[in-house]
Formats: sequence, C1' cells, structure tokens
RNA sequence: AGCACACACUCUGGAGAGACCGGUCGGCCCGCAUGGGUCGGCACCGGCGCCGAAGGGGCACGAAGCGGCAGUCGGCGCGCUUCCAAACUCUCAGGCAAAAGGACAGAGGGGCGCGA
Repeated sequence: AGCACACACUCUGGAGAGACCGGUCGGCCCGCAUGGGUCGGCACCGGCGCCGAAGGGGCACGAAGCGGCAGUCGGCGCGCUUCCAAACUCUCAGGCAAAAGGACAGAGGGGCGCGA
C1' cells in the first nucleotide's frame, strides 16, 4: 500500500406521538374595579391521552454446570441454575409545533489492530 474495527470528532440524511386541560406564580396588555387576555427554552403543582429511535429493564434459539432418567461408545420433547440478541417487548427515563435531541446509515480526515 492494503485489510479490519466502529473508538471519538466533523459534515449529510434521519421516524413516531396533545403548540392538550386545570390551578398557582411571574412579565406584559385591557379594564375604575371584582376581573379578562397573552407569554413563560422543565416557572411550579396536578390531570387525562399518546410515542419509541438517547439511555435503561425483559426474553428466544443456543451454550455451560449440577441433578434426574436410560444403558456395551459419543444418549434424553426431563428439572434447576448461570450466560446470551434486536429496530421485538416494557415505558423507569426521555419525548409528543418549530428548534434542539435522535437509534441507525453514508462520507471525511484521524485513532486502535493486522500486515509488507
């Protein structure tokens, strides 16, 4: 050189689901006033409805160990325990206009490893 990893960084693409409702507080506006309107990237408290693609939990096949059963070899629709995946599942966390975030994917120059 080349190959592999997917470890950060940069760029690009990147779904879903209420700009929900009530109360309180604060700013601003209207009103003589009780009050009304509006705004608040998690302002605070509460309520119902939802989403799955940060993160986190769960498990199938399979494997291992121990036990059980069987019995001329490496056996067994048996039990228990342990390990084990996802975009499946749960919805703890997070999210439900835009922005941000975003699993994952592509590109770039790096990094680690193999290699001459």
Predicted 3D model of a 116-nucleotide RNA (Glycine riboswitch aptamer) from Pseudoxanthomonas spadix BD-a59. Its mean pLDDT, the model's own confidence on a scale to 100, is 76. The model forms 90% of the base pairs in the Rfam consensus.